[in-house]
Context: one part of a larger RNA
Molecule: small-subunit ribosomal RNA, 5' domain
Organism: uncultured Eubacteriales bacterium
RNA sequence: GGACGAACGCUGGCGGCGUGCCUAACACAUGCAAGUCGAGCGGAGAUUAGCGAAUAAUUAUAUUAUUUGCGAAGUCUUAGCGGCGGACGGGUGAGUAACGCGUGAGUAACCUACCUGUCAGAGGGGGAUAACACAUCGAAAGGUGUGCUAAUACCGCAUAACGUAUAUAUAACGCAUGUUGUAUAUACCAAAGGGAAUAACCGCUGACAGAUGGACUCGCGUCCCAUUAGCUAGUUGGUAGGGUAACGGCCUACCAAGGCGACGAUGGGUAGCCGACCUGAGAGGGUGGACGGCCACAUUGGGACUGAGACACGGCCCAGACUCCUACGGGAGGCAGCAGUGGGGAAUAUUGCGCAAUGGGGGGAACCCUGACGCAGCAACGCCGCGUGAAGGAAGAAGGCCUUCGGGUCGUAAACUUUUGUCUUCUGGGAAGAAAGAUGACGGUACCAGAGGAGGAAGCCACGGCUAACUACGUGCCAGCAGCCGCGGUAAUACGUAGGUGGCGAGCGUUGUCC
Numbered sequence: 001g002g003a004c005g006a007a008c009g010c011u012g013g014c015g016g017c018g019u020g021c022c023u024a025a026c027a028c029a030u031g032c033a034a035g036u037c038g039a040g041c042g043g044a045g046a047u048u049a050g051c052g053a054a055u056a057a058u059u060a061u062a063u064u065a066u067u068u069g070c071g072a073a074g075u076c077u078u079a080g081c082g083g084c085g086g087a088c089g090g091g092u093g094a095g096u097a098a099c100g101c102g103u104g105a106g107u108a109a110c111c112u113a114c115c116u117g118u119c120a121g122a123g124g125g126g127g128a129u130a131a132c133a134c135a136u137c138g139a140a141a142g143g144u145g146u147g148c149u150a151a152u153a154c155c156g157c158a159u160a161a162c163g164u165a166u167a168u169a170u171a172a173c174g175c176a177u178g179u180u181g182u183a184u185a186u187a188c189c190a191a192a193g194g195g196a197a198u199a200a201c202c203g204c205u206g207a208c209a210g211a212u213g214g215a216c217u218c219g220c221g222u223c224c225c226a227u228u229a230g231c232u233a234g235u236u237g238g239u240a241g242g243g244u245a246a247c248g249g250c251c252u253a254c255c256a257a258g259g260c261g262a263c264g265a266u267g268g269g270u271a272g273c274c275g276a277c278c279u280g281a282g283a284g285g286g287u288g289g290a291c292g293g294c295c296a297c298a299u300u301g302g303g304a305c306u307g308a309g310a311c312a313c314g315g316c317c318c319a320g321a322c323u324c325c326u327a328c329g330g331g332a333g334g335c336a337g338c339a340g341u342g343g344g345g346a347a348u349a350u351u352g353c354g355c356a357a358u359g360g361g362g363g364g365a366a367c368c369c370u371g372a373c374g375c376a377g378c379a380a381c382g383c384c385g386c387g388u389g390a391a392g393g394a395a396g397a398a399g400g401c402c403u404u405c406g407g408g409u410c411g412u413a414a415a416c417u418u419u420u421g422u423c424u425u426c427u428g429g430g431a432a433g434a435a436a437g438a439u440g441a442c443g444g445u446a447c448c449a450g451a452g453g454a455g456g457a458a459g460c461c462a463c464g465g466c467u468a469a470c471u472a473c474g475u476g477c478c479a480g481c482a483g484c485c486g487c488g489g490u491a492a493u494a495c496g497u498a499g500g501u502g503g504c505g506a507g508c509g510u511u512g513u514c515c
Base pairs, nucleotide, nucleotide: 001515002514003513004512006511007510008509009508010507013386014385015384016383017382018381019379020378021344026342027341028340030339031338032337035084036083037082040081041080043078044077045076046075047074050070051069052068053067054066055065056064057063058062091297092296093295100222101221102220103219104218105217106216107215110214111213115210116209117208118207119206120205121204123157125155126154132147133146134145135144136143137142163188164187165186166185167184168183169182170181171180172179173178193202194201223269224268225267230260231259232258235257236256237255238254239253240252241251242250272294273293274292275291276287277286278285279284299320300319301318302317303316322333323332324331325330350376352375353374354373358372359370360369361368362367389419390418391417392416399410400409401408402407423456424452425451426450427449428448429447433442459504460503461502462501463500464485465484466483470499471498472497473496474495480487481486
């Protein structure tokens, strides 16, 4: 000098764009943050089209009104079964020195819901169960029994190849086991309907391929300590088996005795990694907050279930700590989601508005959900821009300060004259962002027009040298200053105050950290 997620002191007008718990991965009141589909299904409730009854009135076997009962296949709602989604999105950085990350390869050892393309198919049956009803246990949370019912829920059967498995034959290739193709044989495996009826359409089953996402393996790179030198029994390898989507000590049995290490094993400390960011002429050094990619975690530890995908933040089970409810028998909970509270701290915001846009989930759609997101609020926390007026105005007012008492200086500064209207205040108009119609949280915002009036808007630090800027008074090794050198003991340009001056300016200084 530059930089900062900064803090502190003094000061503070406006706007744009960003940023904002670095500490206790401490504990959390309250609300919201993941639902959706009635065009998969049976119910239940509501409603009225309709039907009926009673009462009243009148123009009287009828009409109207009121009340009431039944009640649809119509309309609305939805607790349950079922489907898809809750594995994304959002948070945090505790752990991790590791194939975790980065980079480059590989899988002849792999999976992939939804989406796209192509080929083929969907025949015929069955038994249940929630909801519901009744009974019953419990304070509650929540159960239990009996009975009834549906499906795109569940289960057989049929159909079966280009699928899977085995065998045989054969060709090509190769990376050792082999891989790929062709042919034959045997065995095995599918399906669901909805759409008022039909159709469109939306779905269903099998296969191949693509796309996307993932899994695994390997080379290289990735902090400090040797005052850590030896480490290792599933350990290293083999055989066989199990397991997995898949290779593999991943697991098991048996066999062998190996494997790693001064090219730093093992141990200890510290730490999420990267794109990047800061600095620097560069080489390098430092950092990993915001944004983007990857990883890990979700009160602590462990476990699996479901599923295309999890060993799953707002799912389940067990154990621990903690908190809450209780009828004491037993139950409930998890903000490192968005706000917000306590606590810790030098320190970090609103319990806001909206789904209008973008994106995501569900749905054929309408639409619903979305604290993702879009916005607004708070904070000079940062960067950038603008303003606090402009021109004229004295051999120079008053006043302050200094003075050799002549004067000098603040100083064109002020007053005063003229003028402008950015910001501001008031009035009026008023968007784009939104698409074929409709649809805007922001927002009566930005912006535009008119009007008013210099009115409402300047401070902070320094002035001995380094280092731009000097005098007076007070103080008297006191009070104090200080980054270093050093100032202060009676004329202190170094302390305090004043005037003046220098620097920067809505900021200026100080502290901390990095280059």